Context: one part of a larger RNA
């Protein structure tokens, strides 16, 4: 000199863009942060229509009105339960980890991959349950038990099936581990829903039929995402020198998606190490960031990639994927409820609270956009995200006025008492209005969605209908925000401080003090004329900041 997730002191006008618990991975009140699908299913409720009955009022009656009960049909309505998908993403934190990690480059003939895309084939016949519900019961609660009955794209059985799987045989290739091909045998799949139609079958409407879309099953390929292996590199310490029994290798068996001491039985006695094993300490790693001419040194906050963790420790279940932050089980600590028998909980999600600390924000708005989950869609959910709030915490920009103005006013300070200086500075004159205040107008970010119509491609028996693309008309969607921005009016009006002045180092005098009080980064100042302390005047530097402290180069 540069830099910072900074803090402290004094001061403080505005805007834009960023950024904000570095300490206790300390404990947490409260609210929200993962749902969705009724076009998978039964059931219940709402609404509408029709119909039947009862009661009340009116009417001679037909009938009308109101209330209430039952039945049927419809429904762009709601949902506790079963079922599907999601919940393994997104968000947080850096405790652990010095290699089961990261970076870079290879390998997998040792592997997996839901949703998505392409291609091929299929989707046949049956069955038994169970929740919700009803009845009864136990419990303070959390919750649970028994009986009855019910549905499915839930579950199960059978059929069918190859290039898939397994076994056997043969051939080709081979890095001799296997790979590919051919043949034979065995076992193994599935589910419907919605819209439309009458060409076929059966029919009174229409569905068991046909058809479109979505969904389902199997196989092959792709894409994407992962698993595993190898090589190189990745802090300090030798006042850590020897370490190791599943240890190193083999055979067999098990396990895994897969190789492997991954696990187990047996056998052998190996394996690593001054090129630093083993031990101890410290630490998430990287792209990057800071500094530096570079080499290098330091660092890893925000953003992005990877990893690890989710109160502490352990475990598996489900699933394409977890050994699973807002899932389950067990144990520990802690907190809460309790009828004392027993239960409930996990902010290192967003806010917020206490505590710790020099120190770090709102219990805000919206799903409008982007993205994600579910859904045919409309849509619903989304503290991801987008915005707003707070903090000069940082960077950048703007302003606090401009021009003229000498009798060089007054006042202050110095003074040799002449004057000098503050100083064109002020006053005063003219001008401007950024900013401010008031008023008026007022965005972009919107792409999509819905309705109707048209054209075209495609499936189809079809001039039903569906799907895709394009166009047109109408309609509709903005939290930010009446914000940005523009215009008008007013009036110099609303806006300057901080540090320093002995040398390094730009900037000097007076008074006070008298080795005192004090200053100080280093050299050092102060003991009666201190440019070094304190104050004043003057000056220098930077400026909405300026200094100090801490840390890095």
């Nucleotide at each position: 000199g540069g830099a910072u997730g900074a803090a402290c002191g004094c001061u403080g006008g505005c805007g834009g863009c960023g950024u904000g618990c570095c300490u206790u991975a300390c404990a947490c009140a409260u609210g929200c942060a993962a749902g969705u699908c009724g076009a998978g299913c039964g059931a219940g409720g709402g609404c509408u229509u029709u119909u039947c009955g009862u009661u009340a009022g009116g009417g001679c009656a037909a009938c009308c009105u109101a209330a209430u009960g039952g039945a049927a049909a419809g429904u762009u309505c709601c949902u506790a339960g079963c079922g599907g998908c999601a919940a393994a993403c997104g968000g947080g934190u850096g405790a652990g980890u010095a290699a089961u990690a990261g970076a870079u480059g290879a390998g997998u003939a040792a592997c997996c991959u839901g949703c998505c895309c392409u291609g091929a084939a299929g989707a046949c016949g049956g069955g038994g349950a169970u929740a919700g519900c009803c009845u009864u019961c136990c419990g303070a609660a959390a919750g649970g038990a028994a009986g009855g009955g019910u549905a499915a794209u839930a579950c199960c059985c059978g059929a069918u099936a190859a290039u898939g799987u397994u076994g056997c045989a043969g051939a080709a290739c081979u890095u001799c581990g296997g790979u590919u091909c051919u043949g034979c045998a065995a076992a193994g799949a599935a589910a419907g829903a919605u819209g439309g139609c009458c060409u076929c079958u059966g029919u009174u409407u229409c569905a068991u039929g046909c058809u479109a879309u979505c969904a389902c099953u199997u196989c092959a390929g792709g894409a994407u995402g992962g698993g595993c292996u190898c090589a190189u590199c990745u802090c300090c310490u030798a006042u850590c020198a020897g370490c190791u029994a599943g240890u190193u290798g083999g055979u067999g068996a098990g396990g895994u998606a897969a190789c492997g001491g991954c696990c187990c039985a047996c056998c052998a006695a190996g394996g690593c190490g001054a090129c630093g094993a083993c031990g101890g300490g410290u630490a998430g790693c990287u792209g990057g960031u800071c500094u530096g001419a570079g080499a290098g040194g330091a660092u890893g906050g925000u953003c992005a990639g990877c990893c690890a963790c989710a109160u502490u420790g352990g475990g598996a279940c489900u699933g394409a994927g977890a050994c699973a932050c807002g899932g389950c089980c067990c144990a520990g600590a802690c907190u809460c409820c309790u009828a004392c028998g027993g239960g409930a909980g996990g902010c290192a999600g967003c806010a917020g609270u206490g505590g710790g600390g020099a120190a770090u924000a709102u219990u805000g708005g919206u799903c409008a956009a982007u993205g994600g989950g579910c859904g045919a869609a409309a849509g619903c959910c989304u503290g991801a995200a987008c915005c707003a709030g707070c903090g000069a915490c940082g960077c950048c920009g703007c302003g606090u006025g401009g021009a003229g103005g000498a009798u060089g006013a007054a006042g202050g300070c110095c003074g040799a008492a002449a004057g000098g200086u503050u100083g064109u500075a002020a006053a005063c004159u003219c001008c401007u209005u950024u900013u401010g205040c008031a008023g008026a107008g007022g965005a972009a970010a919107a792409a999509g969605g819905g309705u109707u119509g048209a054209a075209u491609c495609u499936c189809g028996a079809a001039u039903a209908g569906g799907g895709g693309u394009u166009c047109a008309a109408c309609u509709u969607u903005g939290a930010u925000g009446g914000u940005a921005c523009u215009c008008u009016g007013c009036g110099a009006a609303u806006a300057a401080g901080c540090c320093c002045c002995a040398g390094c180092c730009a900037a000097c005098u007076a008074c006070g003090u008298g080795c005192c009080a004090g200053c100080a980064g280093c050299u050092g100042c102060g003991g009666u004329a201190a440019a070094a302390c304190g104050u004043a005047g003057g000056g220098g530097g930077c400026g909405a900041g300026c200094g100090u402290u801490a840390u890095c180069c």